[in-house]
RNA sequence: AAUAGAGGUGCGAUUGAUAAGAGUAGCAUUUGUUAAACCGGCGGACGGUAAAUGUGAAAGGUAAAAUCGCCGAAACAGUUCGAAGACCGCAGUCGGAUUGUUGGGCUUUCAGAGAAUAUCUGUAAGACUGUCACUUAAGGUGGAGAGCUAUU
Numbered sequence: 001a002a003u004a005g006a007g008g009u010g011c012g013a014u015u016g017a018u019a020a021g022a023g024u025a026g027c028a029u030u031u032g033u034u035a036a037a038c039c040g041g042c043g044g045a046c047g048g049u050a051a052a053u054g055u056g057a058a059a060g061g062u063a064a065a066a067u068c069g070c071c072g073a074a075a076c077a078g079u080u081c082g083a084a085g086a087c088c089g090c091a092g093u094c095g096g097a098u099u100g101u102u103g104g105g106c107u108u109u110c111a112g113a114g115a116a117u118a119u120c121u122g123u124a125a126g127a128c129u130g131u132c133a134c135u136u137a138a139g140g141u142g143g144a145g146a147g148c149u150a151u152u
Stems, first nucleotide, its partner, number of pairs: 001152005008071001010070006026055006037049004041090004074102010103129002106126003110122004131143005
């Protein structure tokens, strides 16, 4: 240098709800109404605001299970490029490049997203676990995946 592997509630993608979202948003009719203020991610522009009756969704996210790709699998943050949508701009969404952090899953506190005691993300703490190094009577301490093991 090349090839092949290991960590296990292992990682990710696709499909996946008749559950929840919700009798909510919206629409129609009737009655009413000021537009200061409030709402629609933020600003401008624009539109709307209450009650009753009737009608009545969807998106994102999630479950069991199946298939596929894998072991920096992948996740997050910063910078930058592109795409779609949008009345304009910003933010946000999807994809690519690049820099940095994180061995892995679990539990808990706090914070954020979310309709949500679901779920996801981040910080911190805790024990557990795999691996290597040092050391020991037993056991213990420390490091990081650009690592570790095997073969050529």